Molecule: small-subunit ribosomal RNA
Organism: metagenome
RNA sequence: CAGGCCUAAUACAUGCAAGUCGAACGGUAACAUGAGAGCUUGCCCUUGAUGACGAGUGGCGCACGGGUGCGUAACGCGUAUGCAACCUACCCUUUACUGGGGGAUAGCCCGGAGAAAUUCGGAUUAAUACCCCAUAGUACUAUGUUAUAGCAUUAUAUAAUAGUUAAAGAUUUAUUGGUAAAGGAUGGGCAUGCGUGACAUUAGUUAGUUGGUAAGGUAACGGCUUACCAAGACGAUGAUGUCUAGGGGUUCUGAGAGGAAGAUCCCCCACACUGGUACCGAGACACGGACCAGACUCCUACGGGAGGCAGCAGUGAGGAAUUUUGGUCAAUGGGGGAAACCCUGAACCAGCGACGCCGCGUGUGGGAUGAAUGGGCUUUGCCCUGUAAACCACUGUCAGGAGGGAAGAAAACUCUGCUCAGCAGAACGGGACGGUACCUCCAGAGGAAGGAUCGGCUGACUACGUGCCAGCAGCCGCGGUAAUACGUAGGAUCCAAGCGUUGUCCGGAUUUACUGGGUGUAAAGGGUGCGCAGGCGGGCUUGUGCGUCAGGGGUUAAAUAUAUCGGCUCAACCGGUAAACCGCCCUUGAUACGGCAAGUCUUGAGUGCGAGAGAGGAUGAUAGAAUUCCUGGUGUAGCGGUGAAAUGCGUAGAUAUCAGGAGGAAUACCAGUGGCGAAGGCGAUCAUCUGGCUCGAUACUGACGCUCAGGCACGAAAGCGUGGGGAGCAGACAGGAUUAGAUACCCUGGUAGUCCACGCCCUAAACGAUGUAUGCUUGUUGUUGGAAGCUUGCUUUCAGUGACGGAGGUAACCCAUUAAGCAUACCACCUGGGGAGUACGAUCGCAAGGUUGAAACUCAGAGGAAUUGACGGGGGCCCGCACAAGCGGUGGAUCAUGUGGUUUAAUUCGAUGCAACGCGAAGAACCUUACCCGGGCUUGAAGUGCAACAGAUCGCUUCUGAAAAGAAGUUUUCCUUCGGGACUGUUGCAGAGGUGCUGCAUGGCUGUCGUCAGCUCGUGCCGUGAGGUGUUGGGUUAAGUCCCGCAACGAGCGCAACCCCUAUCCUUAGUUGCCAGCAUUAACUUCGGUUAGAUGGGCACUCUAAGGAGACUGCCCACGCAAGUGGAGAGGAAGGUGGGGAUGACGUCAAGUCAUCAUGGCCCUUAUGUCCGGGGCUACACACGUGAUACAAUGGCCGGUACAGUGGGCGAAGCCGCGAGGUGGAGGAAAUCCCCAAAACCGGUCUCAGUUCGGAUUAUAGUCUGCAACUCGACUAUAUGAAGGUGGAAUCGCUAGUAAUCGUAGAUCAGCUUGCUACGGUGAAUACGUUCCCGGGCCUUGUACACACCGCCCGUCAAGCCAUGGAAGCUGGGGGUGCCCGAAGCCGCAUGUAAAUGCGUUUAAGGCAAACUCAGUGACUGGGGCUAAGUCGUAACAAGGUA
Repeated sequence: CAGGCCUAAUACAUGCAAGUCGAACGGUAACAUGAGAGCUUGCCCUUGAUGACGAGUGGCGCACGGGUGCGUAACGCGUAUGCAACCUACCCUUUACUGGGGGAUAGCCCGGAGAAAUUCGGAUUAAUACCCCAUAGUACUAUGUUAUAGCAUUAUAUAAUAGUUAAAGAUUUAUUGGUAAAGGAUGGGCAUGCGUGACAUUAGUUAGUUGGUAAGGUAACGGCUUACCAAGACGAUGAUGUCUAGGGGUUCUGAGAGGAAGAUCCCCCACACUGGUACCGAGACACGGACCAGACUCCUACGGGAGGCAGCAGUGAGGAAUUUUGGUCAAUGGGGGAAACCCUGAACCAGCGACGCCGCGUGUGGGAUGAAUGGGCUUUGCCCUGUAAACCACUGUCAGGAGGGAAGAAAACUCUGCUCAGCAGAACGGGACGGUACCUCCAGAGGAAGGAUCGGCUGACUACGUGCCAGCAGCCGCGGUAAUACGUAGGAUCCAAGCGUUGUCCGGAUUUACUGGGUGUAAAGGGUGCGCAGGCGGGCUUGUGCGUCAGGGGUUAAAUAUAUCGGCUCAACCGGUAAACCGCCCUUGAUACGGCAAGUCUUGAGUGCGAGAGAGGAUGAUAGAAUUCCUGGUGUAGCGGUGAAAUGCGUAGAUAUCAGGAGGAAUACCAGUGGCGAAGGCGAUCAUCUGGCUCGAUACUGACGCUCAGGCACGAAAGCGUGGGGAGCAGACAGGAUUAGAUACCCUGGUAGUCCACGCCCUAAACGAUGUAUGCUUGUUGUUGGAAGCUUGCUUUCAGUGACGGAGGUAACCCAUUAAGCAUACCACCUGGGGAGUACGAUCGCAAGGUUGAAACUCAGAGGAAUUGACGGGGGCCCGCACAAGCGGUGGAUCAUGUGGUUUAAUUCGAUGCAACGCGAAGAACCUUACCCGGGCUUGAAGUGCAACAGAUCGCUUCUGAAAAGAAGUUUUCCUUCGGGACUGUUGCAGAGGUGCUGCAUGGCUGUCGUCAGCUCGUGCCGUGAGGUGUUGGGUUAAGUCCCGCAACGAGCGCAACCCCUAUCCUUAGUUGCCAGCAUUAACUUCGGUUAGAUGGGCACUCUAAGGAGACUGCCCACGCAAGUGGAGAGGAAGGUGGGGAUGACGUCAAGUCAUCAUGGCCCUUAUGUCCGGGGCUACACACGUGAUACAAUGGCCGGUACAGUGGGCGAAGCCGCGAGGUGGAGGAAAUCCCCAAAACCGGUCUCAGUUCGGAUUAUAGUCUGCAACUCGACUAUAUGAAGGUGGAAUCGCUAGUAAUCGUAGAUCAGCUUGCUACGGUGAAUACGUUCCCGGGCCUUGUACACACCGCCCGUCAAGCCAUGGAAGCUGGGGGUGCCCGAAGCCGCAUGUAAAUGCGUUUAAGGCAAACUCAGUGACUGGGGCUAAGUCGUAACAAGGUA
């Protein structure tokens, strides 16, 4: 500065909101003044004389101002016109007049009724009240002349005649009032064009209805009303009905076009408790008037009465919600008055509320030791709060105190003057707001900041608490123990006397698309054609000037908005000016385009002529093959059917086969992305009838065209009705199978139906998921039907029908002259998913059902195309001891060992499909040890630092004790710069310690796919993009190995190679290795000799350990472009990676490990730490894994005889013992010494049995290790002698020096192994091959999966909640119709001198009746939606296991 009941037009207490005039009147109730009388001397009385004035007559006003938005979808509003169809008090101008009479009445007085409101009678009186007469015209009525004009009725002017209607005075001397007439102004009335909501699930409406004639009525036109006549009027350009709503200027928003709204202010309308009615008046059908009816409230003496805040305040109620029962007429305006003046809840002011807009303050500048104390955080160094504070210097708005103090005032009245009905001047006097705005002074930083937010959108981050809890949330979403998202704190950000939330409107949203969208697959083209209305329409000429365009004029109220200038200190606010108000109307012109009218043309369209192709349609006739059935013949045991079967048929003769016959349906080959048709659809042949199409020359008509809402017709299959027909096939149904079930898939049967005629139904993935028509826009190549040309197999051309592709288009896929390209015309349709093509209503149908077609509720996505993966009971190619072919095992027995389970005080913990289970553990009697019981310690068993004190400590001895530990005793160190240090103990502080939790907080390490051949990058290219290409393809390989090709060219991590061992050779080097020959020595000797590398010697060989060589598809043949492959090829020790090892890409599994180690967070701190003793990890109804030993004769036992290589550091010979072992100690710090084979082979025996197999178990006696062998070690001897006779389903390993089998060594370790890791000895069989199982690689395909098939997902049932449909009914609202009754009032009639009364038409309200319509509710009932973990199945997505 502005705004303030948006809800109940709900009900209202109280006060106020419309009066005024004595200069219209009779008057004098109250007050005052004057005068007079009286007396009780301060009282009373008289007097309209004066100021004035209650009540009354009269005039004007009360129709304005103020309120509200019920009704109204309407000439209500807006805009523009018209009235030749009208009115207008007060005001202005002009003209004329204002003469004479009369009778009443209110008041007052008297009397009466009543509680009151009110009312009756009598007497008397006035007027600017009322009446009569006169006068009057350009007034009015009737007749009617002439002229002019217009717009049809007509209008204007005008001669004449007849008739009718006026008046009022007042005050005082100049005005004012009154009457008639004309004009103006103002205000109104009526009519018209255009504009102004929703619903068609409202399609027909209308009897005063539409028009006419006549009359009445009105200020005025008019069905406005009445009588008569006619039968019209309105409607898909939306009538009628229902619902909603005051309209506009404007307001909000928006780039605009629009969309939404209609507060304040202005204009219009409507209303005044509800409904009706008129009166008065210039004006009303009247907010603060009247009458009647109704509802409600109040008074009452019960007889009757009164009332209407949607005026201003205010109250109750309703509601989320909206103010004071204030001041003043000072200003502006209104009414009355001559005026003073009176009235005015209009108005101007004040009050209340941050409700909005605007302005101002809560300080300003300096100030870093970045102070201290705080607070927060921390990597403990710091950092933030923060120039913030302190401190210094300033300023003084607001609030406070004091003083001053407005403008808003122009007037009127009175006086004076004048050029006098006005102007000028003078004086007086008046302010609600308000002692307010404003100004000056004083004091003093003093009294004055909050709210929201901080995951992204969106500006602003940390800590703690909490632990899918509490909570947040506009959307996405956060929270399940490290939350920037919850709560709190610190900090930060944004606004600021406000801030945030909620609601509403517009925007963003091109998301209803006029500007400015779409319809192949995302929602969306009608199933198809014909066609009325409608929309659109070829070339040329002329006219017209309707649309269109241009100029001019009028209007578009003011306010608002815009620009600019100005006034309040600024601003908000207010004022001036300008432009604008995009519209409508009038007028003048233009004529290209569209329209209209006229004429003309041929290219659009059509007709005629000549040919042609065709499953186009309808009817009739005919044909052959096949199935089935019937008859007969031949013939015999099966047929049929399936994955396999069974049901079924068959000895009553089937199937098979031959002959004959019956009947119905369908038409093999031809047959073709061939043909025809509008679509549905049409397939043997012939005949008849018939529609359309194409081509070729041209003759004719002359735009006759295109599209098409409603309408009409056609319209597969299934289905329905009536009557036929019925061979095959085949829903329903039956049986047999399959299956957990199988109301299915498969099989055997089988009825409707399929066929014909007639009549319905009217829907389909009726699809090219692509409406019809026309024109234009590069091509290549097939094919059908014509035509032309020539060179006779080609070219050109028209009409179809396909494929591929260009520009262009498209989200992409794709479309591409047959468009989904570029344009035009018209129609249809779409607007998130579900609910739902459902409900209700209507309509069609015999029914089944069809057409039209919602809402509540619910979700945050549904959908399309394409990409990368993954997956498939999809496809192709390839590999692997994957299968197959073999060999040997496991699963059965006993034992060992590990696990589960159970048990226990404890049986410590971890590992759990492959990829846990002889795993961590390369070795649990104590220790280990983490577990249990018990006993101890608390700066601790070990480590670091600091401080203080003490001193050696250790050790040794004794005692207690289970030990740890404790107590007592003994003993006393080293260095020194003499301060002390080293070391130890005690105390204290920091801190230690934890095999406690989290491997889903982590590092590191490891397993696995997998030693599989893959995984990627740079640049380029392609794609809107995700991405692709490269890396795919053709070959080849063990290999993404290599070659060739290629919009790719290169590169990296993997493969291979480089490394180690091994197989051959060479060179070098010979000790501890080896040794022929030569020599020596020793031992033995049958004296011949033999043995021993023992020695000299040697290094040839073996070997050792260093270095090289060698193998590369190099050569040959065959094939191949090459890479390469094949060859019982050559050569070679080795041949195509020679064999083995090490080596493990990008990644996957939240794989494993917090108990190797490290580590974040959490937890314990006289214990979850630490020490000790004992126990446990070794338990045992059971289950599983991995092994050992066996079950025997390819064997067991006895005897004899041979041959290794690793490796270790050990222990020989000799002696003792049956043996384990003992003793012993040579040799050996190692190619020197020591440890060291077995199977095999030879001979003997056993003779098929629970055994001379097998060795468990048990007993006794021992050995060794060790403080210790009971729980709980290994071994030896003797005795004992269990199960077990080759192992069900299932399952494992292995492709050559491999499997199998045999022993040996080592790590750990005092001791302990059937395990593990190494070593050598002996030493096979088989592989046709890739169909199948498993795993993997590449390419491709489908996908509704992406937590990726252990995926996704459907329906019934069960439970809870929600909204909704139906329903016997019940209740309420609404408008209309018919009938009855009928107030007041207008009108009419009658009576009456009048007042008035009666009657009639009409009518509000009321009543009755039958319907209609809209809602609410309703036992029960139908489906629908939603809801972490319910039941049953598995329908869909992959060939989803029956597409």